Predicted 3D model of a 128-nucleotide RNA (FMN riboswitch aptamer (RFN element)) from Homoserinibacter gongjuensis. The prediction has a mean pLDDT of 80. Taxonomically the source falls in Homoserinibacter (Bacteria, Bacillati, Actinomycetota, Actinomycetes). Of the family's consensus pairs, 88% are formed in the model.
[in-house]
RNA sequence: ACGUGCUCCGGGGGCGGUGAAAAUCCGCACCGGCGGUGAUAGUCCGCGAACCCCGUCUCUCACGAGGCGGGGCCGAUCCGGUGGAAUUCCGGUACCGACGGUGAAAGUCCGGAUGGAAGGAAGCACGC
Numbered sequence: 001a002c003g004u005g006c007u008c009c010g011g012g013g014g015c016g017g018u019g020a021a022a023a024u025c026c027g028c029a030c031c032g033g034c035g036g037u038g039a040u041a042g043u044c045c046g047c048g049a050a051c052c053c054c055g056u057c058u059c060u061c062a063c064g065a066g067g068c069g070g071g072g073c074c075g076a077u078c079c080g081g082u083g084g085a086a087u088u089c090c091g092g093u094a095c096c097g098a099c100g101g102u103g104a105a106a107g108u109c110c111g112g113a114u115g116g117a118a119g120g121a122a123g124c125a126c127g128c
Base pairs, nucleotide, nucleotide: 002127003126004125005124006123007122008119014028015027016026017025029108030107031097032096033047034046035045036044042095043094051072052071053070054069055068056067057066058065059064078092079091080090081089099111100110101109
């Protein structure tokens, strides 16, 4: 130096309107995981989670729930400026955000989740 394990790892609803009822609708607001990149990214290139399907195993009288493996799905920006270089900076403008729940439709509330995980500095252990 390398490999494996352990420790670590997500932000945001404030005010007003309508209404029987809305943190869910409407107006204004607020938030932005990880790696990469000729220079800093929610919108570029990728990854992860969630969601769907299949196989298999475990639990259950059953409905069903969960573990592991494989496959699928997987959102959204432009214009101007500076510069050697920026869809990343500066100015302006626009857009996006799983599933289940809910007196009413949710990126922001509650829940699965004291979970899982991309991934990363350092330390420790083991291997080499």